[in-house]
RNA sequence: CGGUAGCUCAACUGGAUAGAGCAUCGGACUACGGAUCCGAAGGUUGGGGGUUCAAAUCCUCUCCG
Numbered sequence: 001c002g003g004u005a006g007c008u009c010a011a012c013u014g015g016a017u018a019g020a021g022c023a024u025c026g027g028a029c030u031a032c033g034g035a036u037c038c039g040a041a042g043g044u045u046g047g048g049g050g051u052u053c054a055a056a057u058c059c060u061c062u063c064c065g
Base pairs, nucleotide, nucleotide: 001065002064003063006022007021008020009019015053024040025039026038027037028036046062047061048060049059050058
């Protein structure tokens, strides 16, 4: 310094329901497949505690690289 979905990463310096791409699944299309389009599922934000009306975000301890 980093750890957020299976993977790669966002989240505007505490606020709105934590999102995007890829992958996966379903559908449309197609002779089949691919591509494309539509949709869905998927999260203990590494873990514990604290502050706050409210924490991915601040403080603290701890684990991993």

Transfer RNA from Acetomicrobium hydrogeniformans, 65 nucleotides, folded computationally. NCBI's taxonomy places the organism under Bacteria, Thermotogati, Synergistia, Synergistales, Acetomicrobium.